[in-house]
Context: one part of a larger RNA
RNA sequence: UUAUAUUGAAGGAACUCGGCAAAUUAACUCUGUACGUUCGCAAUAAGGAGAGCCUUUAUAUCAAAAAGGUAUCAUAAAAGAAGAAGUAACGACUGGUUAACAAAACCACAGGACUCUGCAAAUUAUAAAAAAGUAUAGAGUCUGACGCCUGCCCAGUGCUUAAAAAUGAAAUAUUUAUGUUAAAGCUUAAAUUUUAAGUCUAAGUAAACGGCGGUUCUAACUAUAAGAAUCCUUAGGUAGCGAAAUUUCUUGGCGGGUAAAUUCCGUCCUGCAUGAAUGGUGUAACGAUUGCUUCACUGUCUCCAAUGUAAAUUCA
Repeated sequence: UUAUAUUGAAGGAACUCGGCAAAUUAACUCUGUACGUUCGCAAUAAGGAGAGCCUUUAUAUCAAAAAGGUAUCAUAAAAGAAGAAGUAACGACUGGUUAACAAAACCACAGGACUCUGCAAAUUAUAAAAAAGUAUAGAGUCUGACGCCUGCCCAGUGCUUAAAAAUGAAAUAUUUAUGUUAAAGCUUAAAUUUUAAGUCUAAGUAAACGGCGGUUCUAACUAUAAGAAUCCUUAGGUAGCGAAAUUUCUUGGCGGGUAAAUUCCGUCCUGCAUGAAUGGUGUAACGAUUGCUUCACUGUCUCCAAUGUAAAUUCA
């Protein structure tokens, strides 16, 4: 010096991106227990107290209790053995995941919805499976418990439907002609005939892919604009939520918390560039998730010191 342990005056997070690491707590008995809630939970919530051994009550045994006695610095005498509370975000939950940087807000999930499939089913390269099943079944896609909900747009792209019209290939057949030829046949060209899917056209369809405006003016202070006018569009963003895991300007304004806060919580709405199963918004319980705060606790720190063990190095 490194590693790993132990102890520490006074202070107690002042350390740091961040309480990372360490410390605290701990089993049992009695007591006591809030907000919230899907009434199951939350909950070991939180908080408080107790304990050894001997005698008696007291008995067949065990456990527990009451009264009395008694020893230690120390009685759950060692080891083992939750720190707690509040608030917000995300995901409902248990579960799964990057074998060897990532366990998560990702995946899955029960629940919801749409589409295909009538059975020689759809799906499937084959083999198989689907299924010894039969639409309360099977397959594919999206969403993701539960509560309240899920607005407008079919112009574009897709999908579905449509005995009409238009367009739409090679080919078949017939006829005529060219080359060859005795003929048949073959070859080349033209005309006629039968025309498929598709395209075009029309309608439907958004829990299909997706999309969801601008300008000008106006109320008897001012300000604002319920309202009016106008242009464009397939339709112009509804309910909600909102400086948000989304907000550039921005450390937005106000309030709370701190002596002091680019973080945090509440509120406002001026949403650069929120928004409804690419789900919107709430939510008890749950989480080795993320942000913030409080109590307890501590060598994280003020500020380092000592000791044990193992090693490195130097000297002998």
A computed fold for a 316-nucleotide part of an RNA from Rhodymenia pseudopalmata, annotated as large-subunit ribosomal RNA, domain IV. Taxonomically the source falls in Rhodymenia (Eukaryota, Rhodymeniophycidae, Rhodymeniales, Rhodymeniaceae). Its mean pLDDT, the model's own confidence on a scale to 100, is 84. The gene name in the source record is rrl.